[in-house]
């Protein structure tokens, strides 16, 4: 330098055009002498950035940034 893949909650990830979600973690309450486990409730998101297409974009297209792999 070229090619491919990935970027969504604190962490690990799902979600291929119309409701943004799961597990763990966190907070509160219950339980306990207390802690853990368990049960109930709750908070937390510029969906990497910019532009485009569309009535509508996490999702499709282009560029950029970062990470990983392969080739030279």
């Nucleotide at each position: 330098g070229g090619g491919c893949a990935c970027a969504u909650a604190g962490c690990u990830c799902a979600g291929u055009g119309g409701g943004a979600g799961a597990g763990c973690a966190c907070u509160u309450c219950g339980c306990u002498c207390a802690c853990a486990c368990c049960g109930a409730a709750g908070g937390g998101g510029u969906c990497g950035g910019a532009g485009g297409u569309u009535c509508a974009a996490a999702u499709c297209c282009u560029c950029c940034u970062g990470u990983g792999c392969c080739c030279a």